This is a predicted structure of a 323-nucleotide part of an RNA (large-subunit ribosomal RNA, domain IV) from a bacterium. The coordinates come from a structure-prediction model, not an experiment, and the mean pLDDT is 85. Rfam family: Bacterial large subunit ribosomal RNA. Gene Ontology terms of the family: structural constituent of ribosome and ribosome.
[in-house]
Context: one part of a larger RNA
This record gives sequence, C1' cells and structure tokens, in this order.
RNA sequence: CUAAUGGAUAAGGAACUUGGCAAAUUAGCGGGCGUAAUUUCGAGAUAAGCCCUGCCCUAUAGCAAUAUAGGGCCGCAGCGAAUGACGUGGGGGGGACUGUUUAUCAAAAACACAGCUCUCUGCUAACACGAAAGUGGAUGUAUAGAGGGUGAUGCCUGUCCAAUGCCAGAAUGUUAUGCUCUCUUGUGCAAGCUCGAGAGUUAAGCACUGGUGAAUGACGGCACUAACUAUGAGUGUCCUAAGGUAGCGAAAUUCCUUGUCGGGUAAGUUCCGACGCGCAUGAAUGGCACAACCAUCCCCACACUGUCUUGUCCUUAGACUCG
Repeated sequence: CUAAUGGAUAAGGAACUUGGCAAAUUAGCGGGCGUAAUUUCGAGAUAAGCCCUGCCCUAUAGCAAUAUAGGGCCGCAGCGAAUGACGUGGGGGGGACUGUUUAUCAAAAACACAGCUCUCUGCUAACACGAAAGUGGAUGUAUAGAGGGUGAUGCCUGUCCAAUGCCAGAAUGUUAUGCUCUCUUGUGCAAGCUCGAGAGUUAAGCACUGGUGAAUGACGGCACUAACUAUGAGUGUCCUAAGGUAGCGAAAUUCCUUGUCGGGUAAGUUCCGACGCGCAUGAAUGGCACAACCAUCCCCACACUGUCUUGUCCUUAGACUCG
C1' cells in the first nucleotide's frame, strides 16, 4: 500500500457530500402507565414518551405452571452472557391500497387493480382462431359476453358538431356491373355472331339532411375607458364552430427566473405558505381534495455517529524485507 459485509478512538457532531452514501444509533409481539394532529371512525398506534424486569422467604388464589402483595439479599449493571433483536418525529410531491415489471445496469410516479363510463352483441350473439369443416365465446344469454377509455373514496366533470370519425335518413343528384329497348359496322341466303352509338332501369359508396364529446379533437385579437396616479367593472370593433367555466397555478407543467412577498438558516438556485399577464394549467388524453399504505422522490428537526475537522492505533490475509 491492497483487502476484510473486521475492531477501537480525545474534543466537536453532518462542518463531509449531488445526497447522512456508508457507518453509528434503536432493539425482548415480557409487564405496567401513557399516547397528538388528522381521519374514510376502521385507523393513525408498538405513535411519541416514562417506569419495571435478578435471587431468597412468607401470605393469598390455583391441582399446578404461575399471578398478586409484603419482607429480605447482592452487584456498576438483573430480557446481567449468548441467540434473537424496529432509530424517531414534522412538512410536501406522486401513486389510493395488497399486487406486477425491463431473467443479466431501471422496482418506479410505469403496468395492473376494485370502482366509473362509452360502444357493440337477441344467440347459429358480437368478437377471435381457422381457405374450410369446425372450435373458443359458453354447456354462458344483456345483473351476460366482447372491445375502448379512466383508475379507491369525496366534490365535480363547463363551452364548441365548423373539420375528422361514427350513427340515422323509403326523397333527390352522381355511379360500377347487369338487364331492356332503339339505331349501327362486318359477315352470312337466313337464323345468328360481331363492331360501335343512344335511351331507360339498376347497389353500396359519395354528395345531401340531421344527430353525436367519458368520439379524434378545439376552447381569440385590437383599441378606448372611473374627478391625482394606477387599474379597468364597462364600451366599440374584427374574426370564429365556440372563444377556457369550476378548480389549481413559477407546478413532475414557468422560458425570462435564484419571479415577488412571507417562513425556516448567521447565511437557503432546494424546501414550505402565498401572489398570478398560466412563454406553453384545466376538467374520465380526467380537474381538485384526501385518511391509510410505499426498499418511491424532495425538505427539516431530534438522537446518533471516523462522513468530516484530522488523523491515529489494533487484528487477520497479502504485498514488502531477511531467509
């Protein structure tokens, strides 16, 4: 010097660092007391926090193990060793939850989920596999089955049908093919076959008329204006299918930006609470809130520590020196 799931360390105690990573702390589903906010009243909760714990004797209860009460004894220490053996609290983001996943760099906020909703399907069901026979669906029958979206629960889910899609529509227009009729070319004695032209009739589709958003999607600009100033309830005008409602908001979304104000620190690009002209939030591509849960992510505090100030020592195996 290297390695070890090694050990110890005065004073300080996160000053380390992207970050308490690693380590340390804690520790008996033993007994007793005690336990907050919040809450879906189940929980949170072993919350937190405090005390007891050995041995001997006596009494009571019991068949007994043992329990309770009283007294005594020893030690620094009584779950005395060993084994086993949660650090805790507060605030916020995300996802409700248990679960699933990139076998071999990702376990998550991704997937799933119960619940909600839309569409299709009347049974020889829809749908799927299969040239087909047939099979699944299902020995089921709309409280069933299939497909799409959202994702517990609570409060809610606004406007737009112009475009695209889907649905409906006994009229009309257009249209392939077929059919009918009339005329025509060639050939033939003829029947006929054949060449072309015209008229009529004829499907879905498209056009057309409506509907439909928990269908794909979309949800404005300019100018002026109140008796200080500022702001603009208001007015005018242009465009549009309609101009973003309730909520939330510098956010997992904010470029400018370390926005501004408040809190926490001696000092805070992170964090928390607000503000709102939101470059470029927004309602099942769900919006907002939310107890419980989480090897999730961010911030803070207590405890704790060799992470650090700042090093040092020990053990073991190598390296190294001698042999």